[in-house]
RNA sequence: UUAUCAAGAGUGGCUGAGGGAACAGGCCCUAUGAAGCCACAGCAACCUGGUCGCCCGGACCAAGGUGCUAAUUCCUGCCCUUUGGGGGAGAUGA
Repeated sequence: UUAUCAAGAGUGGCUGAGGGAACAGGCCCUAUGAAGCCACAGCAACCUGGUCGCCCGGACCAAGGUGCUAAUUCCUGCCCUUUGGGGGAGAUGA
């Protein structure tokens, strides 16, 4: 810089008190075990590989590199014509 962000997917071990990005306000999760680390499993399909197709756009399969596996990116914050849309911020990929 650009694309996407209403879908999807968790168990076990170690450990032991916080966590949901930061600030504020809410709301929520958590000793029936937070965060973190490890193992295995899974989801997805951005990159990648393959097949097909093609003017261009693309379709399908795989899963090597990332990513992810409570709640819409948990919600709100700024703007508008306010069941919504846009912006900003953030996350992930290239």

Predicted 3D model of a 94-nucleotide RNA (SAM riboswitch aptamer (S box leader)) from a soil metagenome. Model confidence (mean pLDDT): 83 of 100.